This is a predicted structure of a 76-nucleotide RNA (transfer RNA) from Polyangium fumosum. Its mean pLDDT, the model's own confidence on a scale to 100, is 82. Its Rfam family is "tRNA".
RNA sequence: GGGGCUGUAGCUCAGCUGGGAGAGCGCGGGCUUUGCAAGCCUGAGGUCGACGGUUCGAGCCCGUUCAGCUCCACCG
Numbered sequence: 001g002g003g004g005c006u007g008u009a010g011c012u013c014a015g016c017u018g019g020g021a022g023a024g025c026g027c028g029g030g031c032u033u034u035g036c037a038a039g040c041c042u043g044a045g046g047u048c049g050a051c052g053g054u055u056c057g058a059g060c061c062c063g064u065u066c067a068g069c070u071c072c073a074c075c076g
Stems, first nucleotide, its partner, number of pairs: 001072007010025004019056001027043005049065005
C1' cells in the first nucleotide's frame, strides 16, 4: 500500500426483503424472607463508530473516513 470481516444499552449479541430499536446478563425500585440469596413483578439506560448521499422513510442501500481483527504485498 491492497483485500476481507467486525463496530447497535455498562457487557455478550440479535435485528429476516428499507417502515415497531430489542433479548440475556448487569443496574434501580417493589413483592416474598427475621435477614441474605434465589424467585416473581416493574423501571431506567441508545445521537445504531463518524460525516455525507439516495429515499416519503436508513441499524439495513451508496460514498468517504476512524478503530479493532485478519490475509496478501513491500521491507537495506